[in-house]
RNA sequence: AGGCCAGUAGCUCAAUUUGGAAGAGCACCCGUCUCCAAAACGGGCGGUUGUGGGUUCAAGUCCUACCUGGCCUGCCA
Numbered sequence: 001a002g003g004c005c006a007g008u009a010g011c012u013c014a015a016u017u018u019g020g021a022a023g024a025g026c027a028c029c030c031g032u033c034u035c036c037a038a039a040a041c042g043g044g045c046g047g048u049u050g051u052g053g054g055u056u057c058a059a060g061u062c063c064u065a066c067c068u069g070g071c072c073u074g075c076c077a
Base pairs, nucleotide, nucleotide: 001073002072003071004070005069006068007067010026011025012024013023020057028044029043030042031041032040050066051065052064053063054062
């Protein structure tokens, strides 16, 4: 320098294929239970979907540029 993959809740990941209501587990908070706590069970909280722009009635999803991380190839030394 070029190519490929990834970026979504505090963390780990779905949803992308075929555009059509953004979800789960853990964590956290509350409750039940318990002498208390843990565990278990129930409920709740939590999102500029990496950033900008574009297409569309509608974008996490399509197009484009860029940022960050990883992998591969190449060049110089």
Molecule: transfer RNA
Organism: uncultured Anaerolineales bacterium